[in-house]
Context: one part of a larger RNA
C1' cells in the first nucleotide's frame, strides 16, 4: 500500500505504483475597434453609443500531464568559446517619395457535408519600389540593407526602424563522475584525422569530393538486459544502504511513425503536410478525431476520489484603459491512506445491590463498575451576531452564513480490535479426545490441554487494531 473487524469530532497533509489501454460528454487559449475596410443593432435623421464574421498585430515554444524512449554530454559537478534572443531597462539618432494587391462585403457555381471555386470592389501599423545609413564586409573601392502609423481640442502619450550596452533565457564544446552480464572478446567504413567546398545563429564529418590509415578495446569496447535524471525522501552513532510519492530544478514524449512551414524561439499536446492501425460519419465520390489537462467512463488489477465552485486573493495573455480569457492557482466535496490534537464524562458513593464468572461453600471476582446524588457541556441540538485573507480614495470574498464568539437544552450523541505456554505484557473453568483444530519459530491437541473451541477474568494498544505484501 492493500485487506478482515470496528469507527465520534478537528486541523494539515496525501491519492491509477497495474493498461504510454481505449475513450460517450462538458470544459482547459485567448484578446485587440486607440492598426483597418466593411456589416448589422440602436434613433424620426446626424452625431454618440453596442455587438459581429473577416484583413492585421501580440500570445498559443508559457501554463499543465506523464516517464514510453534513453546507460547519453540525459542528468549532476566545475569550467569554455565560435553563437543568438520577441516582450523589459538604459543610451545615441532616425522614420523621405511613391505603388500594386488581397480577404471581408456584393454576385454567381459546386459539395450530403467538411468545405471550394469563379467574377467585380476596397481598406491598413498587410505586402512591393524608391531616398537616406557612426551597420556588416578582405579596410581599398565597391556592394547589400530600414521604417507606420495611432489616441487626444490641444499638451502630450502610445507605438515603429536602426545601432550599442545591460538583464534574464537559450543554443554549442569540454574536465570529472553514472546500474548489472565475460556463460558477450573483439568493434568501427563517414568509420578516425586531413585539405578544399558546401551548410549553420554558431563550433564541428554536420554533409560532400579528394587524400591518408587511422579510431575504440580486460582501466571491459561492442552485443545484451534493466532503468528518466538529480536536489530530496527514508534507514543507520556514522560510514554506507534503499528509493525517485507528494514540492521545485533539468530532461524526453503528448495515437504509431516521418516531414517542414511559421516565427526571436517548435520541427510545435487541444497547429499544419504525409504514411500506418484503430474509432466515427457518408448521399459510396468524400470526410472527422486523437484526454500521458480538469473532472468523468469501460477495461487491467489487492488498490487509488467530484462529469463540484470562483476568477475574491496569487500568477499568465491580451489591451491605452475599462476588461475579457485562465479545470493555472485558490477553496469546497468524497476516502481513518497518514500525521497531529480532543472526546466518549468529573467528583462522591457499601445494603461491599441484582446478575455472571471461580470455590477449600467460608468466601473471592468483575467491582466504585451500576443504581443513586452532585456538578460540567469539549463534542451534539437548537436559537442570535459573524470575521481576516482587500492591496489602493471608494468598491471587489468563491470559500461562507465557515472559523470565531454568545444565548438555551440535557450526561446527555459517541470503543473496539488483537493477544493471554516461552520469545512476550496478560490464567483459569468447561467442552474436546493426535479428531476438530492451532502455528511467525520451538511447537500444541492420544481423558484433568494456562497452546485448539467457548465462557469468565486480564494484559497491550486505542478511533484504531489485527493480517499480509514491500524495504532498511
Nucleotide at each position: 500500500g492493500a485487506u478482515g473487524c470496528u469507527g465520534g469530532c478537528a486541523g494539515c497533509a496525501u491519492g491509477c505504483u497495474u493498461a504510454a489501454c481505449a475513450c460517450a460528454u462538458g470544459c482547459a487559449a485567448g484578446u485587440c475597434g486607440a492598426a483597418u475596410g466593411g456589416g448589422a443593432a440602436g434613433u424620426g435623421g446626424u452625431g454618440u453609443u453596442u455587438c459581429c464574421a473577416g484583413u492585421g498585430g501580440c500570445a498559443g515554444a508559457u501554463g499543465u500531464g506523464u516517464g514510453a524512449a534513453u546507460a547519453a554530454c540525459g542528468c549532476a559537478u566545475a569550467a569554455g568559446a565560435a553563437c543568438u534572443u520577441g516582450c523589459c531597462c538604459u543610451u545615441a539618432g532616425g522614420a523621405u517619395g511613391g505603388g500594386a494587391a488581397c480577404a471581408a462585403c456584393a454576385g454567381c457555381u459546386g459539395g450530403a457535408a467538411a468545405c471550394a471555386a469563379c467574377u467585380a470592389c476596397u481598406a491598413a501599423u498587410g505586402c512591393c519600389c524608391u531616398a537616406u545609413a557612426g551597420g556588416c564586409u578582405a579596410a581599398g573601392g565597391a556592394a547589400c540593407a530600414a521604417a507606420a502609423g495611432g489616441a487626444g481640442g490641444a499638451a502630450u502619450c502610445u507605438g515603429c526602424c536602426c545601432a550599442a550596452g545591460g538583464a534574464a533565457g537559450g543554443g554549442c564544446u569540454c574536465u570529472c563522475a553514472u546500474c548489472u552480464u565475460a556463460u558477450u572478446a573483439g568493434c568501427u567504413a563517414g568509420u578516425u584525422g586531413g585539405u578544399a567546398a558546401g551548410g549553420c545563429a554558431a563550433u564541428a564529418g554536420c554533409u560532400u569530393a579528394c587524400c591518408a590509415a587511422g579510431g575504440c578495446a580486460a582501466u571491459g569496447a561492442u552485443c545484451a538486459g534493466u532503468a528518466g535524471u538529480a536536489a530530496g525522501u527514508u534507514u543507520g552513532a556514522g560510514a554506507g544502504g534503499a528509493u525517485a510519492a507528494u514540492c521545485g530544478g533539468c530532461c524526453a514524449c503528448a495515437c504509431u511513425g516521418g516531414g517542414a512551414c511559421u516565427g526571436a524561439g517548435a520541427c510545435a499536446u487541444a497547429g499544419c503536410c504525409c504514411a500506418a492501425a484503430c474509432u466515427c460519419c457518408u448521399a459510396u465520390g468524400a470526410g472527422a478525431g486523437g484526454u500521458a489537462a480538469c473532472a468523468g467512463u469501460g477495461g487491467g488489477g489487492a488498490a487509488u476520489u467530484u462529469u463540484u465552485c470562483a476568477c475574491g486573493a496569487u500568477g499568465g495573455g491580451c489591451g491605452a484603459a475599462a476588461g475579457c480569457c485562465u479545470g493555472a492557482c485558490a477553496g469546497a466535496g468524497a476516502a481513518a491512506u497518514g500525521c497531529c490534537g480532543c472526546a466518549u464524562g468529573g467528583a462522591g458513593g457499601u445494603a461491599g445491590a441484582a446478575g455472571g464468572c471461580c470455590c477449600a461453600u467460608g468466601g473471592g471476582u468483575c467491582a466504585u463498575g451500576a443504581a443513586c446524588u452532585u456538578u460540567u457541556u469539549u463534542u451534539c441540538c437548537u436559537g442570535g451576531a459573524g470575521a481576516a485573507g482587500a492591496a489602493g480614495c471608494a468598491a471587489u470574498g468563491a470559500u461562507g452564513g465557515u472559523a470565531u464568539u454568545u444565548g438555551g437544552g440535557g450526561a446527555a450523541u459517541a470503543a473496539a480490535c488483537g493477544u493471554u505456554g516461552g520469545c512476550u505484557a496478560a490464567c483459569u473453568c468447561u467442552a474436546u479426545g493426535c479428531c476438530a483444530g492451532u502455528a511467525g519459530c520451538c511447537a500444541c491437541g492420544g481423558u484433568a490441554a494456562u497452546a485448539c473451541a467457548a465462557a469468565g477474568g486480564a494484559u497491550a494498544c486505542a478511533a484504531g487494531u489485527g493480517u499480509u505484501a514491500u524495504c532498511u
Predicted 3D model of a 472-nucleotide part of an RNA (small-subunit ribosomal RNA, 5' domain) from Adansonia grandidieri.
It matches the Rfam family "Bacterial small subunit ribosomal RNA". Its family is annotated with ribosome and structural constituent of ribosome in the Gene Ontology.
Its mean pLDDT, the model's own confidence on a scale to 100, is 82.